A computed fold for a 90-nucleotide RNA from Sphingomonas rubra, annotated as Glycine riboswitch aptamer. The organism belongs to Sphingomonas, within Bacteria. RNAcentral holds the sequence, with entries from Rfam. The model forms 91% of the base pairs in the Rfam consensus. Its mean pLDDT, the model's own confidence on a scale to 100, is 81.
RNA sequence: AUGCCCCGUGCGGGAGAGCGCUGCUUUCAGCAGCCGCCGAAGGAGCAACCGCCCCGGAAUCUCUCAGGCACCAGGGACCGCGCGGGGAUG
Repeated sequence: AUGCCCCGUGCGGGAGAGCGCUGCUUUCAGCAGCCGCCGAAGGAGCAACCGCCCCGGAAUCUCUCAGGCACCAGGGACCGCGCGGGGAUG
C1' cells in the first nucleotide's frame, strides 16, 4: 500500500419481554401505584485471555441501577456498503 486496524459520519439491516391489574384522566392515548418479564443504549461484576505483570486491560457471560415489554414511532449492541481522518506493517 487497492490489503489490515482505529475514530467519526451517511445509508441499509437489526432481537427480546404483560394489548397484565387498580386508580386518576377520559377519542387515541398519557400519568401514578402493584406484580410479572427482557437485554443488544448506558452502567456494574466475574472471567478465558492479553500486557509495560505482586498491578492493569478485558465479552455477545452474569446482574438488572438505568432503560425497555400490543401496533406505530423512537432507541438499539452488532453487521454490510460508501465517505473523511489517523495508525502499524510491507